[in-house]
RNA sequence: GGCCCCGUAGCUCAGUCAGGAAGAGCGGCGGCCUUCGGAGCCGUAGGUCGUGGGUUCAAAUCCCACCGGGGCCG
Repeated sequence: GGCCCCGUAGCUCAGUCAGGAAGAGCGGCGGCCUUCGGAGCCGUAGGUCGUGGGUUCAAAUCCCACCGGGGCCG
C1' cells in the first nucleotide's frame, strides 16, 4: 500500500442481509421479601448507534470519505 471483519447503554452483544417506534443479558438505583445480607420477584434510570457528508417522506441499517481496533496478502 491492497482486501476483509469489528465499532450500538458502564460491560458483553443482538438488530444491518430485506430502511419504517433503538433492544436483551449482566451491572447501577428504588421497592417487596429477609433478623441483616445474598438469592428470588417487581419497577426504574442510562444511547450524538465511532466521526462527517450524501440518498430518502424516513437511515443503527444503503452510498462516499475519514478515525480507532483486529486479521490476511504484498
Transfer RNA from Vulcanisaeta distributa DSM 14429, 74 nucleotides, folded computationally. It matches the Rfam family "tRNA". Its family is annotated with triplet codon-amino acid adaptor activity in the Gene Ontology. Rfam describes the family as follows. Transfer RNA (tRNA) molecules are approximately 80 nucleotides in length. By type it is a transfer RNA. The RNAcentral record of the sequence draws on Rfam.